[in-house]
């Protein structure tokens, strides 16, 4: 250089073009003699960035930028 998968909450991950979730983490409360273990409830998202379709886009198109893999060539 070429092609592929991937980028969504502090982490790991969902989400058939129709309200952006779940599990840990965190916080608060119950429970405990104190903590943890268990219950309950709640805080937190520019869906990598820019832009197009479309009534309506994490999703489909383009561009980019990062991580992975494989190919080619020297």
């Nucleotide at each position: 250089g070429c092609g592929g998968c991937u980028g969504u909450a502090g982490c790991u991950c969902a989400a058939u073009g129709g309200c952006a979730g779940a599990g840990c983490a965190c916080c608060a409360g119950g429970c405990u003699g104190u903590g943890g273990c268990c219950c309950u409830g709640g805080u937190g998202g520019u869906u990598g960035c820019g832009g197009g379709u479309u009534c309506g886009a994490a999703u489909c198109c383009c561009g980019u930028c990062g991580g992975c893999c494989g190919c080619c060539c020297a």